Predicted 3D model of a 475-nucleotide part of an RNA (small-subunit ribosomal RNA, 3' major domain) from a metagenome. The RNAcentral record of the full RNA draws on SILVA. The prediction has a mean pLDDT of 81. Rfam family: Bacterial small subunit ribosomal RNA. Gene Ontology terms of the family: structural constituent of ribosome and ribosome.
[in-house]
Context: one part of a larger RNA
RNA sequence: UGACGGGGGCCCGCACAAGCGGAGGAGUAUGUGGUUCAAUUCGAUGAUACGCGAGGAACCUUACCUGGGCUUGAAAGUUAGUGACCGGCUCUGAAAGGAGCUUUUCCGCAAGGACACGAAACUAGGUGCUGCAUGGCUGUCGUCAGCUCGUGCCGUGAGGUGUUGGGUUAAGUCCCGCAACGAGCGCAACCCCUAUCAUUAGUUGCCAGCGAGUAAUGUCGGGAACUCUAGUGAAACUGCCCGCGCAAGCGGUGAGGAAGGUGGGGAUGACGUCAAGUCAGCACGGCCCUUACGUCCAGGGCUACACACGUACUACAAUGGCAAGUACAAAGGGCUGCUACACAGCGAUGUGAUGCUAAUCUCUAAAGCUUGUCCCAGUUCGGAUUGGAGUCUGCAACUCGACUCCAUGAAGCUGGAUUCGCUAGUAAUCGAAAAUCAGCAAUGUUUCGGUGAAUACGUUCCCGGGCCUUGUACU
Numbered sequence: 001u002g003a004c005g006g007g008g009g010c011c012c013g014c015a016c017a018a019g020c021g022g023a024g025g026a027g028u029a030u031g032u033g034g035u036u037c038a039a040u041u042c043g044a045u046g047a048u049a050c051g052c053g054a055g056g057a058a059c060c061u062u063a064c065c066u067g068g069g070c071u072u073g074a075a076a077g078u079u080a081g082u083g084a085c086c087g088g089c090u091c092u093g094a095a096a097g098g099a100g101c102u103u104u105u106c107c108g109c110a111a112g113g114a115c116a117c118g119a120a121a122c123u124a125g126g127u128g129c130u131g132c133a134u135g136g137c138u139g140u141c142g143u144c145a146g147c148u149c150g151u152g153c154c155g156u157g158a159g160g161u162g163u164u165g166g167g168u169u170a171a172g173u174c175c176c177g178c179a180a181c182g183a184g185c186g187c188a189a190c191c192c193c194u195a196u197c198a199u200u201a202g203u204u205g206c207c208a209g210c211g212a213g214u215a216a217u218g219u220c221g222g223g224a225a226c227u228c229u230a231g232u233g234a235a236a237c238u239g240c241c242c243g244c245g246c247a248a249g250c251g252g253u254g255a256g257g258a259a260g261g262u263g264g265g266g267a268u269g270a271c272g273u274c275a276a277g278u279c280a281g282c283a284c285g286g287c288c289c290u291u292a293c294g295u296c297c298a299g300g301g302c303u304a305c306a307c308a309c310g311u312a313c314u315a316c317a318a319u320g321g322c323a324a325g326u327a328c329a330a331a332g333g334g335c336u337g338c339u340a341c342a343c344a345g346c347g348a349u350g351u352g353a354u355g356c357u358a359a360u361c362u363c364u365a366a367a368g369c370u371u372g373u374c375c376c377a378g379u380u381c382g383g384a385u386u387g388g389a390g391u392c393u394g395c396a397a398c399u400c401g402a403c404u405c406c407a408u409g410a411a412g413c414u415g416g417a418u419u420c421g422c423u424a425g426u427a428a429u430c431g432a433a434a435a436u437c438a439g440c441a442a443u444g445u446u447u448c449g450g451u452g453a454a455u456a457c458g459u460u461c462c463c464g465g466g467c468c469u470u471g472u473a474c475u
Stems, first nucleotide, its partner, number of pairs: 002474001003472003007469007015459002019422005026314008034305002042053002064300007077122003081117003087102006105114003125289002128287003134283002136278003139274001141272001146185006152161003165176003191266004196234007206223002210221003237260001240254001241252004316415001320374007332363003337356002341352004381412001386407007428451007
């Protein structure tokens, strides 16, 4: 100087408390450990691994296993040689591959070039090892308020001062003081979305007033008001008022205002810490393999199952289940695509057909509301499991897909110790979309809107963090 303390002081955070809803019990989904296996590829492991890499494991992917092949190699480059290659056919084979038949060059006057083949050589190839050799990227402390420098001053020196102190703030934010005076990286602001208004522009969007028309609909003429779309601008700054204060600032059921004291949300992550994570995204040093640790193919495996843990979904019901009727979004996607509409089918879906390269066409709600029924039961709750019959995708659904229908109808009556999230359009609850994608194991992820709470006395305690100070046999 730091670090640490079951030392002290001050302060903060869904840290506790006050509340609401969960997890831990059940079934299933998914990840992990373990076990098993020819193989169950590899990595991630307190917080900071475990619906994580994987935003799609039937083949492929695929890295693993078994078996069958190849050896300048599956792909790329250079050099001499040949003239074909592609295509078609036959045999063999699980395929990869192997053997054979047939057909046969192009551009250019030429030199040469294009394309292909096979030989040799130089190169290759490796998801093999080392993240404790590395780059890059990432997690975490933490969006915490800190981390430093120049000059000066103090100290033999390590170092200190500044950065401490008194106030204040979300903030090393600002003010005052001070052997310090300044500055940098952070904070804040500048950026994006959202909340209000004005203006510009009205098509594919809109329809107040006028006219036409329909069974009905902005459907048509038209309109540019409104909604909306998307560009520009205004607006919020403790600016004004009152009180306190030297000031910074704080308080106010203050005014005005759509919005008030950072309006709400996002992006943005200082110096550093954990030899944190990643050599399997990529790159790269070193080491290792080179008829194999490379490479091609078929099948299998990554989907196993006594068990243990994490994360979710569905429930245990009446604030509910079922049936009928009926209303209202936002954000996205669409040409090998989204599909209106009609018909067939109980249905998944099929057949026909129409519009749309989209503010034009299309995919698009559910909870809600109105009736009826069930009457507290393992039930008209719950849907696991199993049998049968089907649909769709795809060379192919046995291992191992999703969906539909009929039948079946398990556990489960609110969950021990313990533990998690959340302070407002939040929690809770309800559905919608997209990426990946032939299809889908999505109950996942990332977004979008609908309905919409309760509570916070307070900082004694638990956890984490910041500043000052003190002790120390640690640095």